Overview
Predicted 3D model of RNase P RNA and transfer RNA as a complex of 469 nucleotides. Rfam match: Bacterial RNase P class A. It is annotated as a ribozyme.
C1' cells in the first nucleotide's frame, strides 16, 4: 500500500426568531378547580419497527392435581427471567485472523426412502470373473488293419454351481493399503492404519481431550425441522388489563338450564304433615380439550336482540434508571462510592424559517414499562488482528 | 395500542413430503358446427404455490425470518 476479519461508537453541527406538548414558580381573575399572561427548565430512536421470545404489573369467588398439548435441548457460568448473553467443547468452512451450527437419543419401538437399480436394511447377482467340481454337446488326439462303440486326454461352448474383486444404478450399496490364499475370489487369514465397545489411568467443575491395554474382523446405515423416547419449563387473559368519579338510557323483549331421593337434628304438645339447618347420593352449570378435585345451584349465569354514553382522574414514569469512578471476574456480569432526574401525548406535542460551516445527511418516529432477538439503514470514526506485495 | 387468522393460473378452489416443472370449474384464445350469433364439440395457453433462508436424497406441504391482506377487543344499565 492492497485485500480481509472482529469489536465498539456516531447518525449533520452552532446560533437566533416564531410556534407546539409538558414540569415548577410568579401575577391577574375566581370560594376553589380551572383559565389567561409572564419567567425558568425538559422534549423520540439505535432501531421508537416486527410483536418473535422472556419478565414486571393488573385482573380471575374456580388460579389445585393428572392426562393431553405447547416450547426448549453439547458443557459451565451470567441474569428477575429467557428460546438471550459470555466462556469453553465437538463438527463443518476458510491459507489465516476468524465464521457457522434446532448440537440429547437411530443397539426402546413404529414409519418413510419416488425414479433408477440385481439388491434400500438383519439385501442381492444385471454385466462381469471362474472351469477346481458335476453334467451335456462339438472337434481333435490316443487306442485300432479299417469303420463303429467304449475308456482316457486336450480344446471350445452351454447348464448347474462358486464369487462379490471390478463395472453399472442411486442422495445413500457392508472400511483402506500391502501380502497370503484360491479355479476365481472375499477380513477367509496376516501386518499396519482406521472404527466400535470394555477396562485402567492422566488433565479438566464439566462437555471432552489424551495414554496404555483388551475384545470384536467390523456388527449396530440415513431420517427425530416423521411419530416417538428421555430431561427441563409452562394456569389463563392482557393497560381497550384494571381502579375511581361523572353523565345518560328501557333490561322493555326472545331463547338455554337441575330443582329428585335418603339420613340426622331443631321447631309446631305428639305420629303424620309443614318449615328450617347439616351431611350424603344423583342431576345441571362453571373451571378455554378430557378425568379427578373445587365452586355455584334460577343466577353478579350464558347466547341473541335492543338502549345509553363515548367525558374526566389514576394506572403513567425514581426505574431489574442513567453517568463517572473503583474492586472482583478471561468475559457476560456483579458489588461499592459519588453525582444526576432525563418525553409523557389522548386527534394525540417534538416543528418551521433565517444565518454560518461541513463529508450535504440513510432507515425511520414514543403510546403500560423493562431485558433480549430479528429486520431496515446514506455515510463516517476508533481500536485489535490476519494474509499478500514492496521498501528499510 | 393489544390479540388472532389467511396468502396456489385472470377469478373460485383441490393438495397435507416423491405418483405434481401442481389437478378441476368459470373465464380467455384457436378450430369445427351454423347464413350469422348463442348453445354444443375438439384442442390450447395461462401458477417464480406471497418473498428469502434452512431441514431432507427430495418441500406448495416441515421449521425460521420478512412482506401483504383481513378480522376482533371501549364503558354503563
Nucleotide at each position: 500500500c492492497g485485500a480481509g476479519u472482529g469489536a465498539g461508537c456516531c447518525g449533520g453541527a452552532u446560533g437566533g426568531u416564531c410556534g407546539c406538548u409538558u414540569g415548577c414558580c410568579c401575577u391577574g381573575u375566581c370560594c376553589a378547580u380551572g383559565c389567561a399572561g409572564g419567567g425558568c427548565g425538559a422534549g423520540a430512536g439505535g432501531a421508537a419497527a416486527g410483536u418473535c421470545c422472556g419478565a414486571a404489573c393488573u385482573c380471575g369467588a374456580u388460579a389445585g392435581g393428572g392426562c393431553a398439548g405447547a416450547g426448549c435441548g453439547c458443557u459451565g457460568g451470567g441474569u428477575a427471567a429467557c428460546g438471550c448473553c459470555c466462556a469453553g467443547g465437538u463438527g463443518c468452512c476458510g491459507c489465516g485472523a476468524g465464521g457457522c451450527a434446532a448440537c440429547g437419543g437411530a443397539a426402546a419401538g413404529u414409519g418413510c426412502a419416488a425414479c433408477a437399480g440385481a439388491a434400500a436394511g438383519c439385501a442381492u447377482a444385471c454385466c462381469g470373473c471362474c472351469u477346481a467340481u458335476g453334467u451335456c454337446u462339438g472337434u481333435c488326439c490316443c487306442c485300432c488293419c479299417u469303420u463303429g462303440a467304449g475308456a482316457g486326454g486336450a480344446c471350445a461352448g452351454g447348464c448347474a454351481g462358486g464369487c462379490a474383486a471390478g463395472g453399472g444404478u442411486g442422495a445413500a450399496a457392508a472400511g483402506g493399503u500391502a501380502g497370503u490364499g484360491u479355479a476365481a475370489g472375499a477380513g477367509a487369514c496376516u501386518a499396519c492404519c482406521g472404527c466400535a465397545c470394555g477396562g485402567c489411568g492422566u488433565g479438566g467443575u464439566g462437555a471432552c481431550a489424551u495414554g496404555c491395554u483388551g475384545u470384536g474382523g467390523c456388527u449396530a446405515g440415513g431420517u427425530a425441522a416423521a411419530c416417538c423416547c428421555c430431561g427441563c419449563u409452562c394456569c389463563g387473559a392482557g393497560c381497550a388489563a384494571g381502579a375511581c368519579c361523572a353523565a345518560a338510557u328501557a333490561g322493555a323483549g326472545g331463547g338455554a338450564c337441575a330443582c329428585g331421593c335418603c339420613u340426622u337434628c331443631u321447631u309446631u304438645g305428639a305420629c303424620a304433615u309443614g318449615a328450617g339447618a347439616a351431611g350424603g347420593c344423583a342431576c345441571g352449570g362453571g373451571u378455554u380439550g378430557c378425568c379427578c378435585g373445587c365452586c355455584c345451584g334460577a343466577g353478579a349465569u350464558c347466547c341473541c336482540c335492543g338502549g345509553g354514553u363515548a367525558g374526566g382522574u389514576c394506572g403513567c414514569a425514581a426505574g431489574a434508571g442513567g453517568c463517572a469512578u473503583u474492586c472482583a471476574g478471561c468475559a457476560a456480569u456483579g458489588g461499592g462510592u459519588g453525582c444526576c432526574c432525563c418525553a409523557g401525548a389522548u386527534g394525540a406535542a417534538u416543528g418551521a424559517c433565517c444565518a454560518u460551516c461541513c463529508u450535504c445527511g440513510a432507515c425511520a418516529g414514543a403510546a403500560u414499562u423493562c431485558g433480549g432477538c430479528u429486520u431496515a439503514c446514506a455515510g463516517g470514526c476508533u481500536c485489535g488482528c490476519u494474509c499478500g506485495u514492496c521498501u528499510c | 395500542g393489544c390479540c388472532c387468522c389467511c396468502g396456489u393460473c385472470g377469478u373460485c378452489u383441490a393438495g397435507a413430503g416423491g405418483c405434481c416443472c401442481a389437478g378441476g370449474a368459470c373465464g380467455c384464445c384457436a378450430c369445427c358446427c351454423u347464413u350469422u350469433c348463442a348453445a354444443g364439440g375438439u384442442g390450447g395457453a395461462a401458477a417464480u404455490c406471497g418473498c428469502g433462508g434452512g431441514u431432507u436424497c427430495g418441500a406448495a406441504u416441515c421449521c425460521c425470518g420478512c412482506c401483504g391482506g383481513g378480522g376482533g377487543c371501549a364503558c354503563c344499565a